[in-house]
RNA sequence: GGAGAGGACUGGGCGAUCGCUGGUUGGCGAGGCUUCGGCCUGGCUGGCGAGAGGAAAGUCCGGGCGUCGCAGGACAGGGCGGUGGGUAACGCCCACCGGUCGUGAGACCAGGGAAAGUGCCACAGAAAACAAACCGCCGCGCGCGUUGCGUCUCGUGCGCCGCGCGUGGUAAGGGUGAAACGGUGCGGUAAGAGCGCACCAGCAGGCGGGGCGACUCGCCUGGCUCGGUAAACCCCGCCCGACGCAAGGCCAAGCAGGGAGCAGAAGCGGUCCGCUUCGUGAUGACUUCCGGGUAGGCUGCUUGAGACGGCAGGCAACUGCCGCCCUAGAGGAAUGAUCGCCGCGCGGCGCGAGCCGCGAACAGAACCCGGCUUACACGUCCUCUCCGCUG
Numbered sequence: 001g002g003a004g005a006g007g008a009c010u011g012g013g014c015g016a017u018c019g020c021u022g023g024u025u026g027g028c029g030a031g032g033c034u035u036c037g038g039c040c041u042g043g044c045u046g047g048c049g050a051g052a053g054g055a056a057a058g059u060c061c062g063g064g065c066g067u068c069g070c071a072g073g074a075c076a077g078g079g080c081g082g083u084g085g086g087u088a089a090c091g092c093c094c095a096c097c098g099g100u101c102g103u104g105a106g107a108c109c110a111g112g113g114a115a116a117g118u119g120c121c122a123c124a125g126a127a128a129a130c131a132a133a134c135c136g137c138c139g140c141g142c143g144c145g146u147u148g149c150g151u152c153u154c155g156u157g158c159g160c161c162g163c164g165c166g167u168g169g170u171a172a173g174g175g176u177g178a179a180a181c182g183g184u185g186c187g188g189u190a191a192g193a194g195c196g197c198a199c200c201a202g203c204a205g206g207c208g209g210g211g212c213g214a215c216u217c218g219c220c221u222g223g224c225u226c227g228g229u230a231a232a233c234c235c236c237g238c239c240c241g242a243c244g245c246a247a248g249g250c251c252a253a254g255c256a257g258g259g260a261g262c263a264g265a266a267g268c269g270g271u272c273c274g275c276u277u278c279g280u281g282a283u284g285a286c287u288u289c290c291g292g293g294u295a296g297g298c299u300g301c302u303u304g305a306g307a308c309g310g311c312a313g314g315c316a317a318c319u320g321c322c323g324c325c326c327u328a329g330a331g332g333a334a335u336g337a338u339c340g341c342c343g344c345g346c347g348g349c350g351c352g353a354g355c356c357g358c359g360a361a362c363a364g365a366a367c368c369c370g371g372c373u374u375a376c377a378c379g380u381c382c383u384c385u386c387c388g389c390u391g
Base pairs, nucleotide, nucleotide: 001387002386003385004384005383006382007381008380009379012342013341014340015339016338017337018336020051021050023048024047025046026045027044028043030041031040032039033038053362057373058372060371061370062369063368064367065244066243067242068241072273073272074271075270077240078239079238080237081236082096083095084094085093086092097111098109099108100107101106112235113234117233118232119229120228121227134174135173136170137169138168139167140166141165142164143163144162145161148160149159150158151157182200183199184198185197186196187195201225203222204221205220206219207218208217209216210215248299249298250297251296258290259289260288261287264278265277266276267275306325308323309322310321311320312319313318344359345358346357347356348355349354
């Protein structure tokens, strides 16, 4: 100097004027209640403070909180899937193990089981699971070839070679394919093959070392070697109530109850068992159907598994202690508008100081948190890897 990898931050700043919503604190003034101490509810007007994100988004997970009267078993259903930690919890986060990719920093993985069973592997290929011979190689038998060769006893004899047919052996060589029943080499064989041997990989068994563990390292022995796919069904292990702030609670207002059915009904996520409660001998519970009224106000509603800073422990995620702070709460939905100056990026002019112009992304809280995923302009910082040059 160039090319990369991982992580963090930011999301324009300051001032003035006017405006909106909440809170807090004064002043003025009104209504209601009163045990006459006071209490409650509005209105007007000042001061002070606060007011939309890193994703507020998606609604994909996990919870807090709320309702379902208490409690259980099984099946089905759903989720997760290496090990050990973190956390309120999780399908999240951290570290490590194994595997794949990369020179590397690093990135990725629906990462238990194929020897419990079933299914699938198109096309090509002989053959895709305990199989098999397309081309080829070798042996035997028969036939052909003398314008194949050699030889002889000159008969078309014998031997070799080539071709064809049949039969037996073969899986080394070639071919097909994503994948073909270990790899390389030597020996051996009629030709071959772990047939034998050496080395390597794998598998099984044994012994020892390291690690909490997943796993890993080393040595010895051995038959020689027994596809892939479970993000297919399935098997194994662990975990799991439902519904949700439109939850729920209180107040006010208003109506219309009548008719029909039923002896069982309701509750616990679905089903079954079991349990509990209510009801029945017709004054009929619960519940089903038809019909009517209301959809208004208050609350829940913002102090939290909280933010920030320091110290300590831990490889880390994170945890503990101390200090300090209060940082939206709307209710059809507030958080804004204008002006000025400065800053950032890009372009142009200029020797320079500087001047002019343009641009600034993704995107708006709604009960609250912890994650994941997606979108994102300009820019800043830290750590690490590789390549080249120079000293």